[in-house]
RNA sequence: GAGGCAGGCCGGGUGAUCGCGAGCGAUGCUUGCGUCGUUCGAGGAAAGUCCGCGCUCCACAGAGCUCAAUGCCGGAUAACAUCCGGACGGGGAAACCCGUGGAUAGGGCCACAGAAAUAUACCGCCUGGAUUUCCAGGUAAGGGUGAAAAGGUGGUGUAAGAGACCACCGGCGCAGGCAGUAAUGUUUGCGGCCAGGUAACCCCCAUUGGGAGCAAGGCCGAGCAGGAGCGUAGCUCAUUAUGGGCGGGGAGUUGCUCGCUUCCUUAAAACUCCGGGUAGGCUGCAAAAAUUUAGUGGUAACACUAAAUGUAGAUGGAUGGUCACACACCUUUAGGAGAAUUGGGAAGAAGGCGAGAGCUGUAAACCAAGCUCCAUCAGGGGACAGAACGCGGCUUAUAGGCCAGCCCGCACA
Numbered sequence: 001g002a003g004g005c006a007g008g009c010c011g012g013g014u015g016a017u018c019g020c021g022a023g024c025g026a027u028g029c030u031u032g033c034g035u036c037g038u039u040c041g042a043g044g045a046a047a048g049u050c051c052g053c054g055c056u057c058c059a060c061a062g063a064g065c066u067c068a069a070u071g072c073c074g075g076a077u078a079a080c081a082u083c084c085g086g087a088c089g090g091g092g093a094a095a096c097c098c099g100u101g102g103a104u105a106g107g108g109c110c111a112c113a114g115a116a117a118u119a120u121a122c123c124g125c126c127u128g129g130a131u132u133u134c135c136a137g138g139u140a141a142g143g144g145u146g147a148a149a150a151g152g153u154g155g156u157g158u159a160a161g162a163g164a165c166c167a168c169c170g171g172c173g174c175a176g177g178c179a180g181u182a183a184u185g186u187u188u189g190c191g192g193c194c195a196g197g198u199a200a201c202c203c204c205c206a207u208u209g210g211g212a213g214c215a216a217g218g219c220c221g222a223g224c225a226g227g228a229g230c231g232u233a234g235c236u237c238a239u240u241a242u243g244g245g246c247g248g249g250g251a252g253u254u255g256c257u258c259g260c261u262u263c264c265u266u267a268a269a270a271c272u273c274c275g276g277g278u279a280g281g282c283u284g285c286a287a288a289a290a291u292u293u294a295g296u297g298g299u300a301a302c303a304c305u306a307a308a309u310g311u312a313g314a315u316g317g318a319u320g321g322u323c324a325c326a327c328a329c330c331u332u333u334a335g336g337a338g339a340a341u342u343g344g345g346a347a348g349a350a351g352g353c354g355a356g357a358g359c360u361g362u363a364a365a366c367c368a369a370g371c372u373c374c375a376u377c378a379g380g381g382g383a384c385a386g387a388a389c390g391c392g393g394c395u396u397a398u399a400g401g402c403c404a405g406c407c408c409g410c411a412c413a
Base pairs, nucleotide, nucleotide: 001410003407004406005405007403008402009401010400013325014324015323016322017321018320020041021040022039023038024037025036026035027034028033029032043384047395048394050393051392052391053390054389055213056212057211058210062258063257064256065255067209068208069207070206071205072086073085074084075083076082087100088099089098090097091096101204102203106202107201108198109197110196122143123142124139125138126137127136128135129134151169152168153167154166155165156164170194171193172191173190174189175188176187177186178185179184217283218282219281220280226274227273228272229271234246235245236244237243238242247265248264249263250262251261252260253259290309291308292307293306294305295304296303297302327382329380330379331378335374336373337372338371341369342368343367344366351360352359353358
């Protein structure tokens, strides 16, 4: 210099002119509108609606099943599937990136190829028979197929072999020691136990989980019109009426059951169907688990303390239109500068060693092309994209620019 990895920030500026919304103040008058002044007025994602909460209502609200989510260990947080740190496994040369309960509870699947994918004999090897090509038995060390074929090396042994046996190693199991909060690591002894993978396949285990949502909800004003169906279980005590108990039916509680609360009980509550009214206004609605700076603690995420700031609130939905100038950036050109580029110069010149043959051995000025930077004229020129209750995250889109960090198998000094 090139390349790679993983972060943070900005994302249009100035002036003039015309036009918007809200707050505050003043003012006019026809009390509902207008006028003047001043202050403020979209985002890093406002997007997706994927998680978690605040807040509101059901509602005073429990248990079981179902369903869903998460899944190594420790920590942060209001909480989370988020974030920080660590352990193990995998990828990469590295910086870094990805993953994470259980296969000994059970079931399913492992295509094709291959002899065979929960277990074997196609080729091969050995023994016997036959005599060309074959038959019988043994074998699983060698070869082939495949993602995967009964752990590896060496030996004993055998007809040939094989954990059949032995030594060492690896994996697994049992019993311990040491380190660590833990995941886990390391180590000692015993044991031939050595037949796999897959759970974003079913499943098992642990933990967690009410529902709906600002069109939530509250207030004011206005207005209408009801009809039909279903049709079941009553009993008992007191009583003038009426009230109570048991039972029955309905509603609410995510789906189901129980429980709980509540309504109705000779006709209802509710449920089902048909039909009518509500097109208005106010509020919720802006101080936020907020932001910034400093100090302390912590590896960090973050926490505590102090100070300062406090920054839109629309409702057919505001923050914009026009003109000019400058600028980030891109292209281009007369030109300038630079370097460790390429070709020529410049070739086995020069130089050095050697008796010699021969061995060794490198450059400049300059020219051309390209690269980087500066810069004149000219042309272009600003991405993704708009709040609608609020907040913490995740994911996706993004012209261009700036800041600092890490790696370096590449080239050069």

Model confidence (mean pLDDT): 76 of 100. A computed fold for a 413-nucleotide RNA from a Chloroflexota bacterium, annotated as Bacterial RNase P class A. Taxonomically the source falls in Chloroflexota (Bacteria, Bacillati). The sequence was found by an Rfam model in a public genome assembly.